A computed fold for a 342-nucleotide part of an RNA from a Cyanobacteriota bacterium, annotated as small-subunit ribosomal RNA, central domain. Its mean pLDDT, the model's own confidence on a scale to 100, is 87. Taxonomically the source falls in Cyanobacteriota (Bacteria, Bacillati).
Context: one part of a larger RNA
RNA sequence: UUGGGCGUAAAGCGUCUGUAGGUUGCUCGUAAAGUCUAAUGUUAAAGCCCAGGGCUUAACCUUGGAAAAGCAUUGGAGAACUCACGAGCUUGAGUGCGGUAGAGGUAGAGGGAAUUCUGUGUGGACCGGUGAAAUGGGUAGAUAUACAGAGGAACACCAGCGGCGAAGGCGCUCUACUGGGCCUGCACUGACACUGAGAGACGAAAGCUGGGGGAGCAAAUAGGAUUAGAUACCCUAGUAGUCCCAGCUGUAAACUAUGGAGACUAAGUGUUGCCAUCGGCAGCGCUGUAGCUCACGCGUUAAGUCUCCCGCCUGGGGAGUAUGCUCGCAAGAGUGAAACUC
Numbered sequence: 001u002u003g004g005g006c007g008u009a010a011a012g013c014g015u016c017u018g019u020a021g022g023u024u025g026c027u028c029g030u031a032a033a034g035u036c037u038a039a040u041g042u043u044a045a046a047g048c049c050c051a052g053g054g055c056u057u058a059a060c061c062u063u064g065g066a067a068a069a070g071c072a073u074u075g076g077a078g079a080a081c082u083c084a085c086g087a088g089c090u091u092g093a094g095u096g097c098g099g100u101a102g103a104g105g106u107a108g109a110g111g112g113a114a115u116u117c118u119g120u121g122u123g124g125a126c127c128g129g130u131g132a133a134a135u136g137g138g139u140a141g142a143u144a145u146a147c148a149g150a151g152g153a154a155c156a157c158c159a160g161c162g163g164c165g166a167a168g169g170c171g172c173u174c175u176a177c178u179g180g181g182c183c184u185g186c187a188c189u190g191a192c193a194c195u196g197a198g199a200g201a202c203g204a205a206a207g208c209u210g211g212g213g214g215a216g217c218a219a220a221u222a223g224g225a226u227u228a229g230a231u232a233c234c235c236u237a238g239u240a241g242u243c244c245c246a247g248c249u250g251u252a253a254a255c256u257a258u259g260g261a262g263a264c265u266a267a268g269u270g271u272u273g274c275c276a277u278c279g280g281c282a283g284c285g286c287u288g289u290a291g292c293u294c295a296c297g298c299g300u301u302a303a304g305u306c307u308c309c310c311g312c313c314u315g316g317g318g319a320g321u322a323u324g325c326u327c328g329c330a331a332g333a334g335u336g337a338a339a340c341u342c
Stems, first nucleotide, its partner, number of pairs: 004313003007296002012310001014202004021195003025089006033082002035077009049065006092192001093189005098183003104178007111155001116150007126137002163170002207248006216242002221237004259309006267287009291298002315342003324335004
């Protein structure tokens, strides 16, 4: 490069916005760049192909010819398609008016239950923990119980293969600001669209920097057990951390292991939202036909049948390593080989 692929075999960027580029609805007109066609020139020779010739034949050598295709110039065809220009349309897309559901986001305020700690009262011997124990706590009064206070974190029930969000994710209540979706009918713009290399933004947990905070939990650590040992599983303690603010990091089995957009292709059934409610549209599920798939399974939310655009894969190991570069405070991240080996 050709061809084939990407749910589970290698392979969908974690997600979105968007530049260039690629692709792009319907109708009419103009032009003729692409398109088609002819001639000429050129594309060395050799080779390939065709018809001959020469070595006894063949391979080989040799003479002549031709084809196909590219490029350039000139002439022509026609207006279907692509492109260009002009005019229009409303189905794609969007806007407005009117409704509506929601843990969507940010900030502020408030609330109760529980754990822990502190104070005081009652009380008087155990408590705790386990498979069994021990370490541990307790007559300096614990555990238990009552009242009061402090502080931090998380929000039981409702709660639901329920909802919202691009993804990460989002759950006590109220307020302010704010994003998106869906539905109904009408009006408007008139292709304004899809995808998207680079680029930018967001991005769980852990981790890092500075400043706060620290109830519970708990890497590390210490002790007690277990065990042949036990740097573990179990127990008693316990520091970072977990929480907040400001910044950094930029990774996850970031998973539906399934990129985005559009069109078409049996049914049945449950549920969420809206509406003009024998139903329609939008969302989330289950069963399942055709079809697809090695199989499992997928199956109008496709992994079916097609179109457009992007990303990615090319035997296992070496290796997501080395090196270089970029980014980062660091940890490291991104990009990313080869020798060698099977």